[in-house]
């Protein structure tokens, strides 16, 4: 840094240190900030992706210790600790509604993308 896969509606903040913008990118909204945001360390929680240990295990493979699956703790690596990934933009689809009818527009809802973050695997 690419590429695959898998998750993103739930969780979890104290001090210290700085000093002014911050919520990743573009436009809008909306929010967080001198009652110090945000970003650093330091404790400390959350969480289970992988990792350790345990415990159960239908099929499959195997034949003496591995797998598969499922849960437990919560060792270790990571990640996380406003607010759905802070909403929303392109696309479908379904309802309302403007529109005499199309076309279209507008509102709400849901689906699947992109685009980000995160994990583990492989270049």
């Nucleotide at each position: 840094c690419a590429c695959u896969u898998a998750u993103c509606a739930a969780g979890a903040a104290a001090g210290a240190c700085c000093g002014a913008g911050g919520g990743a990118u573009u436009g809008g909204g909306c929010c967080c900030u001198a009652u110090g945001a945000c970003g650093u360390c330091u404790u400390g929680g959350c969480a289970a992706c992988a990792u350790a240990u345990c415990c159960a295990u239908a099929g499959c493979c195997g034949c003496a210790a591995u797998a598969u699956u499922g849960g437990a703790u919560g060792u270790u690596g990571u990640g996380c600790c406003a607010a759905c990934u802070c909403c929303c933009a392109a696309u479908c689809a379904a309802u309302a509604u403007c529109a005499a009818u199309c076309a279209g527009g507008u509102a709400u809802u849901g689906a699947a993308a992109a685009a980000g973050a995160u994990a583990a695997a492989u270049g």